[in-house]
c-di-GMP-I riboswitch aptamer from a marine eukaryotic metagenome, 82 nucleotides, folded computationally. The model forms 95% of the base pairs in the Rfam consensus. The sequence is in RNAcentral, with records from MGnify. The coordinates come from a structure-prediction model, not an experiment, and the mean pLDDT is 88.
RNA sequence: GGCAAACCGUCGGCGACGACGGGACGCAAAGCUACCGACCUAAGGCCGACCGAAGAGCGGCAUAGGCAGCGGGGCUACCGAA
Numbered sequence: 001g002g003c004a005a006a007c008c009g010u011c012g013g014c015g016a017c018g019a020c021g022g023g024a025c026g027c028a029a030a031g032c033u034a035c036c037g038a039c040c041u042a043a044g045g046c047c048g049a050c051c052g053a054a055g056a057g058c059g060g061c062a063u064a065g066g067c068a069g070c071g072g073g074g075c076u077a078c079c080g081a082a
Base pairs, nucleotide, nucleotide: 002027003026007022008021009020010019011018012017025069031075032074033073035072036071037070039066040065041064042063045061046060047059048058
């Protein structure tokens, strides 16, 4: 020299969350990457319980996502001094 948690504002998303601005709790890779594990989300789809039936709500599944500041792996890395 660098990054920027919570929180606040604007915008996007169903949501987890993201972008930008403010802000600094921290970080020696808090740079990049969802490959592995963890965690998180659910508008829409399917199934179930409930119901006379359906809807809403609830539970589950599939699927699709989020998270790199949860751990591991992979890739990369500025200036000066000694």